[in-house]
RNA sequence: UACGUGCUCCGGGGUCGGUGUAAGUCCGAACCGGCGGUGAUAGUCCGCGACCCGCUACCAAAGCCACAAGCUGAGGGAACGGUUGAACUGGUGAAAUUCCGGUACCGACAGUUAAAGUCUGGAUGGGAGAAGCACGAA
Numbered sequence: 001u002a003c004g005u006g007c008u009c010c011g012g013g014g015u016c017g018g019u020g021u022a023a024g025u026c027c028g029a030a031c032c033g034g035c036g037g038u039g040a041u042a043g044u045c046c047g048c049g050a051c052c053c054g055c056u057a058c059c060a061a062a063g064c065c066a067c068a069a070g071c072u073g074a075g076g077g078a079a080c081g082g083u084u085g086a087a088c089u090g091g092u093g094a095a096a097u098u099c100c101g102g103u104a105c106c107g108a109c110a111g112u113u114a115a116a117g118u119c120u121g122g123a124u125g126g127g128a129g130a131a132g133c134a135c136g137a138a
Base pairs, nucleotide, nucleotide: 001138003136004135005134006133007132008131010129015029016028017027018026030118031117032107033106034048035047036046037045043105044104052082053081054080058076059075063071064070087103088102089101090100091099109121110120111119
């Protein structure tokens, strides 16, 4: 120094005004941007994660059965699979869809006196991954 195993810790941001009986949901203006990668710094490139759906191993309530074995099986469910948004242009440069200028665009599900990227909730969860420690072996 990279690798393997185990453990510990960390691991998502953002609102005001107007209308209205009622809106952080509509209208206007504003604001926000997970992780790894990359000839050079990315919400929009490549890939991953979260949400959602399917399904297998597996777990399994109730029931059938005199018991056992067995049958059936609501429901749960790792892995795996599916789904999963959006950018162009000018400049600089050896190199940038990443920087600078300009103009755009996107944002799970459930809830709500009224439609949500920004409120509340699942979530004191999960998680891509990041850092550290110990041991091992090279």

A computed fold for a 138-nucleotide RNA from Glutamicibacter arilaitensis, annotated as FMN riboswitch aptamer (RFN element). It matches the Rfam family "FMN riboswitch aptamer (RFN element)". From the family's description: The RFN element is a highly conserved domain that is found frequently in the 5'-untranslated regions of prokaryotic mRNAs that encode for flavin mononucleotide (FMN) biosynthesis and transport proteins. The source organism's lineage runs through Bacteria, Actinomycetota, Actinomycetes, Micrococcaceae and Glutamicibacter. RNAcentral holds the sequence, with entries from Ribocentre. The prediction has a mean pLDDT of 81.